[in-house]
RNA sequence: CUCAUCGAGACCGGCUGAGGGAAAGGCCCUUCGACGCCGGGGCAACCGCCGAGAGCUUCGGCACGGUGCCAACUCCUGCGGCCCCUGGGCCGGCAGAUGAG
Repeated sequence: CUCAUCGAGACCGGCUGAGGGAAAGGCCCUUCGACGCCGGGGCAACCGCCGAGAGCUUCGGCACGGUGCCAACUCCUGCGGCCCCUGGGCCGGCAGAUGAG
């Protein structure tokens, strides 16, 4: 840089000790111990493997391996459009995350 996905799912123990949720604004989590690291467990099924199907990349299954993940929709919003309108809803975009190349 390109492509795909992002409303589902999944927690315990040990160490440490004040921050963390990418950034801004919100709103949250956190000394009843966050974040991080380590061990174990789990979720999922991107890569992978198996079986069908088929010219259009589909369906089903498996989970030994490579990643990933295990508060909140990617926690929400921010830019554009549409619709109702104290404020919201939907769609798209930007940004981000993960995987594959």

A computed fold for a 101-nucleotide RNA from a soil metagenome, annotated as SAM riboswitch aptamer (S box leader). Model confidence (mean pLDDT): 84 of 100. Of the family's consensus pairs, 97% are formed in the model.